The RNA shown here (small-subunit ribosomal RNA) has 1545 nucleotides and comes from an uncultured Gammaproteobacteria bacterium. Its Rfam family is "Bacterial small subunit ribosomal RNA". Gene Ontology terms of the family: structural constituent of ribosome and ribosome. Model confidence (mean pLDDT): 83 of 100.

RNA sequence: AGAGUUUGAUCCUGGCUCAGAUUGAACGCUGGCGGUAGGCCUAACACAUGCAAGUCGAGCGAGAAAGUUCCUUCGGGAACAAGUAGAGCGGCGGACGGGUGAGUAACGCGUAGGAAUUUGCCUGAUAGCGGGGGAUAGCCCGGGGAAACUCGGAUUAAUACCGCAUAUUUUCUAAGGAAAAAAGAAAGCCUCUGCUUGCAUGCUUUCGCUAUCAGAUAAGCCUGCGUCGGAUUAGCUUGUUGGUGAGGUAAUGGCUCACCAAGGCAACGAUCCGUAGCUGGUCUGAGAGGAUGAUCAGCCACACUGGGACUGAGACACGGCCCAGACUCCUACGGGAGGCAGCAGUGGGGAAUAUUGGACAAUGGGGGAAACCCUGAUCCAGCCAUACCGCGUGUGUGAAGAAGGCUCUAGGGUUGUAAAGCACUUUCGGCAGUGAAAAAAAGUCGCAGGUUAAUAGCCUAUGGCCUUGAUGUUAACUGCACAAGAAGCACCGGCUAACUCCGUGCCAGCAGCCGCGGUAAUACGGGGGGUGCAAGCGUUGAUCGGAAUUACUGGGCGUAAAGCGCUCGUAGGUGGCUUUGCAAGCCGGAUGUGAAAUCCCUGGGCUCAACCUAGGAAUUGCAUUCAGAACUGCAUGGCUUGAGUACAGUAGAGGGUAUCGGAAUUUCCGGUGUAGCGGUGAAAUGCGUAGAUAUCGGAAGGAACAUCAGUUGCGAAGGCGGAUACCUGGACUGAUACUGACACUGAGGAGCGAAAGCGUGGGUAGCAAACAGGAUUAGAUACCCUGGUAGUCCACGCCGUAAACGAUGUCAACUAGCCGUUGGUCUGACCUCUUAAUCAUUUUUUGUAUGACGUAAAUGGUUUAAGAGUGAUUAAGUGGUCAGAUUAGUGGCGCAGCUAACGCGAUAAGUUGACCGCCUGGGGAGUACGGCCGCAAGGUUAAAACUCAAAUGAAUUGACGGGGACCCGCACAAGCGGUGGAGCAUGUGGUUUAAUUCGAUGCAACGCGAAGAACCUUACCUACUCUUGACAUCCUUGGAAGCUCUUGUAAUGAGAGUGUGCCUUCGGGAACCAAGUGACAGGUGCUGCAUGGCUGUCGUCAGCUCGUGUUGUGAAAUGUUGGGUUAAGUCCCGUAACGAGCGCAACCCCUAUCUUUAGUUGCUAACAGUUCGGCUGAGAACUCUAAAGAAACUGCCAGUGAUAAACUGGAGGAAGGUGGGGACGAUGUCAAGUCAUCAUGGCCCUUACGAGUAGGGCUACACACGUGCUACAAUGGCCAGUACAGAGGGUCGCAAUCCCGCGAGGGGGAGCUAAUCUCAGAAAGCUGGUCGUAGUCCGGAUCGGAGUCUGCAACUCGACUCCGUGAAGUCGGAAUCGCUAGUAAUCGCGAAUCAGAAUGUCGCGGUGAAUACGUUCUCGGGUCUUGUACACACCGCCCGUCACACCAUGGGAGUUGGUUGCACCAGAAGUGGUUAGUCUAACCGUAAGGAAGACGGUCACCACGGUGUGGUCAAUGACUGGGGUGAAGUCGUAACAAGGUAACC
Repeated sequence: AGAGUUUGAUCCUGGCUCAGAUUGAACGCUGGCGGUAGGCCUAACACAUGCAAGUCGAGCGAGAAAGUUCCUUCGGGAACAAGUAGAGCGGCGGACGGGUGAGUAACGCGUAGGAAUUUGCCUGAUAGCGGGGGAUAGCCCGGGGAAACUCGGAUUAAUACCGCAUAUUUUCUAAGGAAAAAAGAAAGCCUCUGCUUGCAUGCUUUCGCUAUCAGAUAAGCCUGCGUCGGAUUAGCUUGUUGGUGAGGUAAUGGCUCACCAAGGCAACGAUCCGUAGCUGGUCUGAGAGGAUGAUCAGCCACACUGGGACUGAGACACGGCCCAGACUCCUACGGGAGGCAGCAGUGGGGAAUAUUGGACAAUGGGGGAAACCCUGAUCCAGCCAUACCGCGUGUGUGAAGAAGGCUCUAGGGUUGUAAAGCACUUUCGGCAGUGAAAAAAAGUCGCAGGUUAAUAGCCUAUGGCCUUGAUGUUAACUGCACAAGAAGCACCGGCUAACUCCGUGCCAGCAGCCGCGGUAAUACGGGGGGUGCAAGCGUUGAUCGGAAUUACUGGGCGUAAAGCGCUCGUAGGUGGCUUUGCAAGCCGGAUGUGAAAUCCCUGGGCUCAACCUAGGAAUUGCAUUCAGAACUGCAUGGCUUGAGUACAGUAGAGGGUAUCGGAAUUUCCGGUGUAGCGGUGAAAUGCGUAGAUAUCGGAAGGAACAUCAGUUGCGAAGGCGGAUACCUGGACUGAUACUGACACUGAGGAGCGAAAGCGUGGGUAGCAAACAGGAUUAGAUACCCUGGUAGUCCACGCCGUAAACGAUGUCAACUAGCCGUUGGUCUGACCUCUUAAUCAUUUUUUGUAUGACGUAAAUGGUUUAAGAGUGAUUAAGUGGUCAGAUUAGUGGCGCAGCUAACGCGAUAAGUUGACCGCCUGGGGAGUACGGCCGCAAGGUUAAAACUCAAAUGAAUUGACGGGGACCCGCACAAGCGGUGGAGCAUGUGGUUUAAUUCGAUGCAACGCGAAGAACCUUACCUACUCUUGACAUCCUUGGAAGCUCUUGUAAUGAGAGUGUGCCUUCGGGAACCAAGUGACAGGUGCUGCAUGGCUGUCGUCAGCUCGUGUUGUGAAAUGUUGGGUUAAGUCCCGUAACGAGCGCAACCCCUAUCUUUAGUUGCUAACAGUUCGGCUGAGAACUCUAAAGAAACUGCCAGUGAUAAACUGGAGGAAGGUGGGGACGAUGUCAAGUCAUCAUGGCCCUUACGAGUAGGGCUACACACGUGCUACAAUGGCCAGUACAGAGGGUCGCAAUCCCGCGAGGGGGAGCUAAUCUCAGAAAGCUGGUCGUAGUCCGGAUCGGAGUCUGCAACUCGACUCCGUGAAGUCGGAAUCGCUAGUAAUCGCGAAUCAGAAUGUCGCGGUGAAUACGUUCUCGGGUCUUGUACACACCGCCCGUCACACCAUGGGAGUUGGUUGCACCAGAAGUGGUUAGUCUAACCGUAAGGAAGACGGUCACCACGGUGUGGUCAAUGACUGGGGUGAAGUCGUAACAAGGUAACC
């Protein structure tokens, strides 16, 4: 420190689970020793028995008995025992110590403070202890009672009780005064006093007592802060809050009472409910935290339950009292007794927790002057592996790597130096012995000092003596003997260290999570081996951790869970620049405290350690005080930039009200007009001859506003769209002025808020839930159609929700760019128009001269003034266009950055700040209950039980889609011929059977395995037989083998006869047969889902991959996509890709052309012969044969195309764009087929599931299907004549000529081991004839008869021949198959198998077509893209009702119990008040009597109890609601693809 688990794979989100540590533990298996700790967590349940609190004679009076001794009148007495025991009065202590955690959410506890108090014993100080009195226990007598106990009488003491005196002092006070004490005892002594022996009331000392002050200790009270959960608990409170007065207390105070006031607490959580003792600490954690509160320590509370007071310094009292209640016990029934949550112990409960032990030796406590007594506090021991720590169970050597076990590839490996053997040691345990420390005091004897009158006594220091140990058979040490007495538990699929065999066979079982187990289980059970820990190991429970999975440290909210529908705004939180002050926060110092123990560090002590112990540090906190002033805060003064106001403009479907408008639909009226209209995929319902639809005119009424219209505008959101008027909100822009932080957010709260819905009243044209009808459909309560009511519209009032979405809260700041668009502002340019000015020009008129210049002349030009027009420039303005700048919106890209990715990206999902809301696995469930709101519908707030190990997001690769685009294929289309109808053949299913052996079963089984079932084959059935076997190897013995005959259906068997082979080195050997023995043989038995091999299929489809690089967090992508092209991932171009491999193509075979070589059995052009037949000579030309070559490559030309690849056309060529055909089949898919070709793991059978023989069966036959043959005829049948192939076969064979037979065939045998002989006549064709459309001269089934051949044998069950018979069938429904050229169709021939037996199969040639526009559709395939909730991949996934089983839960007439509020009744004990009813020692008084008290009565308060009525919680309840879970139930198919009607809210 992480890991496993969602997926085909990936990243994220997110839950579940594991590894660690711990424990007052328990359970299972096992167990040697010691040390140190710990030990009823449950029933605060009930308790038998014993013990746990007494002590003091130095406070007081009284005072036995047994026993012993003595005496005795024998009744008894005396002494000792003994002033003892026991009891009583009195004092102190029983308020400590010990136990428990029920109650308590509180000043209970923790921490820090405070003032109005008390405090026995103890310490210090001051003063005192004088003088009297009356009782009462006990004892004695008597009475009552079962007992507990109690009553009466008499008598008695005190350190018991009560007055009086005194008062340092204290208290009260009206300031004068008043009130309040006490007790003696012991020891010693005789100085004083009294008697005087020696004692005492004398003296001394000590103790004790009284009053007071102070301290210490202990306790009471008050306050700040902290201290669990629930808001489905929101209001609580009447002594309540405060005041005055009084009472009360040790003391403050409503603590109590009277009166007065009306307060007090609460969203910073009052009240109520639930739970709980709190803390130091403990466990865990890096820490912050979380959990916890055993042991030890501090505080609190309690003592059978409830109440109460008394005593006392202290209690409302664990081992005290009174009362009430429950329970237990005793009883004479009248009445009594008791309280283990003390130590042991018992019962009970429980998973579970010890001995009815020893001792006061130590420490501590009580009493006492002390000795001493008491002490279940304590110290020890016992039990328990409950925890922690330590030690041991041996050490060394030892290879024949023993035996045995396990395993095995049969060699070996492993257990394993492990054992045995040899050598050594003796811790612990056992036996025996020695033996510390815990012991110091007290006492006593000396001695010194102090006190004193004192040498008593007492105190202190010191020395000697005397003793005191429960533990204890102590610790420790020494000796003795023997390896002797001492190892288990869990695990071994991954997480997680550690692997194999057997058994089992989704069984038995395992399991923390994932998940194992259905015949080869490293996961179950056992064995062997291994791993881990070890006197323990594992399991279970619990806590923290891991979990950043509640996130302060340290998380999130576009799509994973999560932004309220929106706005306004209260509390709260946060807040601009600046001056001065304060010092709450903040920072620093100091002081006090933070108990001890614990933790940590450093030492020390037990041999070490655990453990114990000393010191230190720490105790992060709180309080007080000093100092600081940056920041926050508070106060104060100022500022203008945040915010706002005023003024002037701009745009707008912003809101409200009223009025108006046209188009359209519908209805009504009228006209024209006639048979249909309407509607649909197609129809029908509907409307229409009573006149519709259509069309024209008119009228009515309601609703909505085409075009403009735009990723345009406005609004907070919802939302807003004809026009006009009025009322009205907001935004933006400009320039100035003003206010001066007035701001942001916003829990509660308030308002707004689509559609639907609700109420009341209107309105209703169209549309349209419900409803009706028609269709569709298996059904169709739907989709489609025809109608149609609420509603939609208006007014008023409710509802308050939507996928109210940007699935993105509001506000503010900052952070590259680019391109649009809407509204402003500014600047510039340009344009139009207007005005003004200037200049130029034109024209007109007038004037000036007929002057000047010039010309041959006419003319014309120049020059001045005015008006008009035109143009240009300048300036100003209106409108517009463009550009730039800026601003407010609104869109599209995009850098950085962010994000799981998708994506976001100045309108952030970037970087920051402020505030609010919300989330914490899926389901159950946004549900139940409760509250609030609502007329209702319902909304809002909002769980739990139970259940699962996932659910989800984004992206990736596939697959799929009744998604899209492109392309291909005899896929369709265009054609030709078939099948489906008939008969027959053949295969299959089914049925039958003794058996009908087995397999193949969509395409891709069905003329398939089977290239050929009469026997054989043969695997099946029946019957009869065999058992080392029909077959293989080995061993022994004998024999050749074999053949013939008889019996038997045959096999087997029996008998008889015959027969002696081959090789030889002569020993024998090989082969074969028979018998015997056991190892073994044998199995067409099972599993093709254990397999190899082979094969089918997609598919001869064009695909399938890799290396390196690059991109991406990653799965993956890229390459392989794109533009063209191809039969092709074929090629070219482009390109973050560059290359490569398997496929394609080519290489191989046949065929088409030619050449060369060769020339018999083949051939014959030329020559010769001829019997006219290549027959012969001869030839090597041709055909042919069979070897080698050539030839074809888009090579050439033209066009198109990017100038590429390529395509189109052409030339040449035997052949042209793959020339035609074959072989050849990528990665993979179908758990495809085959265990019956073969091989093979495992399982099974072994006188049988093996082997043999005979017969039968595989050939059955109501039926269904597939594949074929023959036909239905004239393109034909029949008859006659006649022509032309190719490729094959043949000696167990093919067989010619010839003869016989109608024929099948027979006889016979030439030739041929084949280019020689033969099968062997090819047929369709051609020529001629006949038939004439008919069940025929078509067709040939079936049947009868007669034969032939093969064969051991044709009955079941062969083929063929002849004669006769002459069935169905006249071209075939739905549907469906093949084929694109030498193809279809048609015609015959051959071969394999084979004795025989093809319509099948495989080949061969002859004749020889038609059609393809094209890719919309069907089927299949390929590429790209898109959607997906599929990945076993659409034959997918998946929803709801119903039925069944189980589980938890809601409602429920109610019932039962707990708790609590209110009202009332009641009122024990007790306390307080009151009281002449009764009684009374102390004091007062001469007395009467008084004071005071007791008892009794009564009042107030009050526990238990009771009644009534509410709240709340729990349990239960007939019936009922939904929910969850459950291999194979029912009905449909809602969702996921356009899911077949897009889905969803």